[in-house]
The part of an RNA shown here (large-subunit ribosomal RNA, domain II) has 826 nucleotides and comes from Cladophorales sp. The coordinates come from a structure-prediction model, not an experiment, and the mean pLDDT is 81. Rfam family: Eukaryotic large subunit ribosomal RNA. Rfam 15.1 lists 107,465 matches to the family in 2,616 species. A reference for the family is Yusupov et al. (2001), "Crystal structure of the ribosome at 5.5 A resolution", Science. Rfam links the family to the GO terms ribosome and structural constituent of ribosome. RNAcentral holds the full RNA, with entries from ENA. The organism belongs to Cladophorales, within Eukaryota.
Context: one part of a larger RNA
RNA sequence: CACCAACUGAAGCCAGUCCAUCUACCCGUCUUGAAACACGGACCAAGGAGUCUAGCAAGUGCGCAAGUCGGUGGGUACAACACCCAUGAGGCGCAAUGAAAGUGAUAGGUGGGACAGCGCAAGCUGGCACCAUCGGCCAACCAUGAUCUUCUGUGAAAGGUUUGAGCAAGAGCGCAAUCGCUAGGACCCGAAAGAUGGUGAACUAUGCCUGUACACGACGAAGCCGGCGGAAACGCCGGUGGAGGUCGGUAGAUGUGCUGACGUGCAAAUCGCUUUUCAGAUAUGGGUAUAGGGGCGAAAGACUAAUCGAACCAUCUAGUAGCUGGUUUCCUCCGAAGUUUCCCCCAGGAAAGCAGGGACUUAUUAGCGGUUUUGUGCGGUAGAGCGAAUGAUUAGCGGUUACGGGGAUGUAACAUCCUCGGCCGAUUCUCAAACUACGUACGUGCAAGGCGCCUCCGUCACUUAAUUGGACGUUGGCACUGAACGCGAGUCCCUAGUGGGCCAUUUUUGGUAAGCAGAACUGGCGAUGCGGGAUGAUCCGAAAGCUGAGUUAAGGCGCCGGAGUGCCCGCUAACCUAGACCCCACAAAGGGUGUUGGCUGAUCCAGACAGCAGGAAGGUGGUCAUGGAAGUCGAAACCCUCCAAGGAGUGUGUAACAACUCACCUGCCGAAUCAGCUAGCCCCGAAAAUGGAUGGCGCUGAAGCGGGCCGCCUAUACUCAGCCAUCGAGGCAAGUUGCAAGGCUCGAUGAGUAGGAGGACGUGGGGGUAGCCGUAAAGCUUUGGGCGUGAGCCCGGGUGGAGCUGCCCCUAGUGCAGAUCUUGGU
Numbered sequence: 001c002a003c004c005a006a007c008u009g010a011a012g013c014c015a016g017u018c019c020a021u022c023u024a025c026c027c028g029u030c031u032u033g034a035a036a037c038a039c040g041g042a043c044c045a046a047g048g049a050g051u052c053u054a055g056c057a058a059g060u061g062c063g064c065a066a067g068u069c070g071g072u073g074g075g076u077a078c079a080a081c082a083c084c085c086a087u088g089a090g091g092c093g094c095a096a097u098g099a100a101a102g103u104g105a106u107a108g109g110u111g112g113g114a115c116a117g118c119g120c121a122a123g124c125u126g127g128c129a130c131c132a133u134c135g136g137c138c139a140a141c142c143a144u145g146a147u148c149u150u151c152u153g154u155g156a157a158a159g160g161u162u163u164g165a166g167c168a169a170g171a172g173c174g175c176a177a178u179c180g181c182u183a184g185g186a187c188c189c190g191a192a193a194g195a196u197g198g199u200g201a202a203c204u205a206u207g208c209c210u211g212u213a214c215a216c217g218a219c220g221a222a223g224c225c226g227g228c229g230g231a232a233a234c235g236c237c238g239g240u241g242g243a244g245g246u247c248g249g250u251a252g253a254u255g256u257g258c259u260g261a262c263g264u265g266c267a268a269a270u271c272g273c274u275u276u277u278c279a280g281a282u283a284u285g286g287g288u289a290u291a292g293g294g295g296c297g298a299a300a301g302a303c304u305a306a307u308c309g310a311a312c313c314a315u316c317u318a319g320u321a322g323c324u325g326g327u328u329u330c331c332u333c334c335g336a337a338g339u340u341u342c343c344c345c346c347a348g349g350a351a352a353g354c355a356g357g358g359a360c361u362u363a364u365u366a367g368c369g370g371u372u373u374u375g376u377g378c379g380g381u382a383g384a385g386c387g388a389a390u391g392a393u394u395a396g397c398g399g400u401u402a403c404g405g406g407g408a409u410g411u412a413a414c415a416u417c418c419u420c421g422g423c424c425g426a427u428u429c430u431c432a433a434a435c436u437a438c439g440u441a442c443g444u445g446c447a448a449g450g451c452g453c454c455u456c457c458g459u460c461a462c463u464u465a466a467u468u469g470g471a472c473g474u475u476g477g478c479a480c481u482g483a484a485c486g487c488g489a490g491u492c493c494c495u496a497g498u499g500g501g502c503c504a505u506u507u508u509u510g511g512u513a514a515g516c517a518g519a520a521c522u523g524g525c526g527a528u529g530c531g532g533g534a535u536g537a538u539c540c541g542a543a544a545g546c547u548g549a550g551u552u553a554a555g556g557c558g559c560c561g562g563a564g565u566g567c568c569c570g571c572u573a574a575c576c577u578a579g580a581c582c583c584c585a586c587a588a589a590g591g592g593u594g595u596u597g598g599c600u601g602a603u604c605c606a607g608a609c610a611g612c613a614g615g616a617a618g619g620u621g622g623u624c625a626u627g628g629a630a631g632u633c634g635a636a637a638c639c640c641u642c643c644a645a646g647g648a649g650u651g652u653g654u655a656a657c658a659a660c661u662c663a664c665c666u667g668c669c670g671a672a673u674c675a676g677c678u679a680g681c682c683c684c685g686a687a688a689a690u691g692g693a694u695g696g697c698g699c700u701g702a703a704g705c706g707g708g709c710c711g712c713c714u715a716u717a718c719u720c721a722g723c724c725a726u727c728g729a730g731g732c733a734a735g736u737u738g739c740a741a742g743g744c745u746c747g748a749u750g751a752g753u754a755g756g757a758g759g760a761c762g763u764g765g766g767g768g769u770a771g772c773c774g775u776a777a778a779g780c781u782u783u784g785g786g787c788g789u790g791a792g793c794c795c796g797g798g799u800g801g802a803g804c805u806g807c808c809c810c811u812a813g814u815g816c817a818g819a820u821c822u823u824g825g826u
Base pairs, nucleotide, nucleotide: 026041027040028039029038042826043825044824045823046822047821050327052184053183054182055181056180058178060176061175062174063173064172067092068091069090071087072086073085074084075083096103097102108134109133110132111131112130115126116125117124118123136167137166138164139163140162141160142159148153187326188325190323194316195315196314197313198312199311205290206289207288208287209286210285211284212283213282214280216248217247218246219244223240224239225238226237227236228235229234252277253276257273258272260271261270292308294304295303329760330759331758332757333756334755339352340351341350342349343348353498354497355495356494357493358492359491360490361489362488367487368486369485371484372483373448374447375446376445377444378443383438384436385435390432391431392430395427397425398424399423400422403421404420405419406418407417408416409415452478453477454476457473458472459471460470462469501525502524503523504522506520507519508518509517510516530541531540532539545723546722547721548720549719550718551717555713556712557711558697559696560695564710566709567708568707569706570705571704579699590684591683592682594681595680596679597678598677599676600675601674602673603672611668612667613666614665615664617641618640619639623635624634647662651660652659724750725749726748727747728746729745730744732742761815763812764811765810766809767808768807769806770805771804772803779799780798781797782796784795785794786793787792
């Protein structure tokens, strides 16, 4: 130190109950968005959904390889198998191209290139795969046409910016599992329909046949009798009579109203009263006929067995469903789309995009960039402009004639003059997505070097007057490596999901507007938690492994509530209802002698403003008008005198006068006063239905509003530390053993729906291997313990009483909470 046994029982762990506090809406689902007043879901057990076959594609593994597989036959045999032998049918491959007749391909150059060889090095040489490019070859096509020739064929040499799923020193074939697609019931459940063959008229519809049934009354047709009248025809009266799709009404039939009773009923259509009809197109029994695209129908699409706008049963049939619902263990890594094009396309697909996985090339500056700079291009939007073009548009001014209208003079005049327009000219006002002389910002292309620059020489059928130019080849030279910053970069194959979106700032179209509809850029939500906004998909802050410590963001610091009843300055008094923080949960025009600032202009010690007091006169009762009008109904006009001052009058008033008052002047008083505008807070403007919301309480030298300062609070953000996982990098010497899919060291990273990939857990059966078990297997149970991030696993106790398990493989009817799931139970 390890193991075993016994004892002790601190502590830990598990489960339950109660109290308090914090956080906290119900899962699944479709959805832009669900706690939803969207749907499914009482509870439990058991069952319950991507399977199998064939074909194809891809990567991977294995065998053989210019081949490969094995149909057939035979042998052996542990017997539908497997193994062995022979054969070499057939498949695929080894040659393409062309519609076809047919014809029918090899060693190339340059640039990059792992690597190899040589060299001390610089470097030189060779150069795989693959990539780029030029050329050659084959077939087709276009064009050319020597030779030969049976005269319609052959097709030398030399071509093409044409086409090919070709050649260019083969790579395939078979098997296996995986993933994907297609066909099959094809992940599971589900139609409305369609077809074929049958069964039904015991319900009910209608016809026919044959039966049965229908109180009591009322009205009183024809016919008949008698009387009376009449010449007669005939009429009248009284009876008799008993007709009728006649009346009241019972049985019966029917089923109107109570919208009665009942409404898990007596009843999948009943009961009560009321109602209709009741001698007929009456009611009804039995028989019989008509049958499903058919019947029957006094017609309601009614009825045809509780089924009818096409019955029921069986079958095709596991019909199909672009639609709804459901779809079962865990962890780790990556991680979307709602766009484009096409579609009898709009609830769906295909193709592209976005995503995952698997490979390969290359290895630090070659390369790359949602960045900047420099250089050089592109553009006609914003702004601006309209005394610049186009188009629109206001106002005057000046001018003018073979223009138009009117007028004066004139017989008239292309005479003169006046005037209104028009036109011309110089100005002025206002505009434009489809106007513009100008022209941003922003955006965007290219370039910023070795694949370069300079240079000698050469080739050419192109070009030039020309060895001029151009292209190509080549000699020699050039190293301060030719902006910044950051980062490894590139290529191929297979494939999922998605193809309803929504929101915000800014720009923008339609619309009166919208939590409306449609676009653009970017960022979000969707797919996402955390702190804040009381509450909350999208706002502000900030994105997340498991923990500890520290610090902040947004937002806060009276109490609820962690942190200031912090400091300084100003404003605000708000009785329908002061106010109190982005999105945001509203308020306007317009007012206020509430209060606080500001601006402008006036008045004022030559005495203002306000207050009190005095005067407020005369011509004149101005003129006109009026029934009247004397300052004051109305019209025009609005002078003069005296004064310190007094309007041909600011109001009240009268029928008209009168009277009062004001303007104006003066006295007393003694210092500021008035008007307009402006903007802070406050007030009015301001009415709704349950009682109510700065989040609540509450708050007034604030706990409100505006400004400044300090401190503090706390997020999964930031910093530090530990641990886990993933990815990457570097070593693997030594160390007791084992291990390399490992160990050690270092660094970075960690959100996630649909979806992809990897690694695991658990179940049934089989093979192998190692084991357990009556000294007690499995199962069940546990108010004991332990391990793992987790699915789960192990141990102890109880029960139980006969089988069971680890590891390595194979295999699958392999994992449930949902499907108005199925069956059973409660």